[in-house]
Molecule: transfer RNA
Organism: Trichonephila inaurata madagascariensis
RNA sequence: GUCCGGCUAGCUCAGUCGGUAGAUCACGAGACUCUUAAUUUCGGGGUCGUGGGUUCGAGUCCCACGUUGGACU
Numbered sequence: 001g002u003c004c005g006g007c008u009a010g011c012u013c014a015g016u017c018g019g020u021a022g023a024u025c026a027c028g029a030g031a032c033u034c035u036u037a038a039u040u041u042c043g044g045g046g047u048c049g050u051g052g053g054u055u056c057g058a059g060u061c062c063c064a065c066g067u068u069g070g071a072c073u
Stems, first nucleotide, its partner, number of pairs: 001072007010025001012023002019056001027043005049065005
C1' cells in the first nucleotide's frame, strides 16, 4: 500500500426480510437463612464506534473517518 472481519448494557455476545434492542454474568433490592454463602423473585442500566446519505421509518442499506484483529505485497 491492497483486501477482509469486528465495534450493540460494566463484561461476553445475540438481534431474521429495514418497523423505536435482548440474553448470560456482574450490580442493586426483596424472599429464604441465627449470619454469610448457595437458591429464588424483581429492578436499574444503551444516543447501537463517530459523522453524513437513502427512506415515512436505519443496529440493519450506502459513503467517509476512527479503532482493533487478520491476510497478501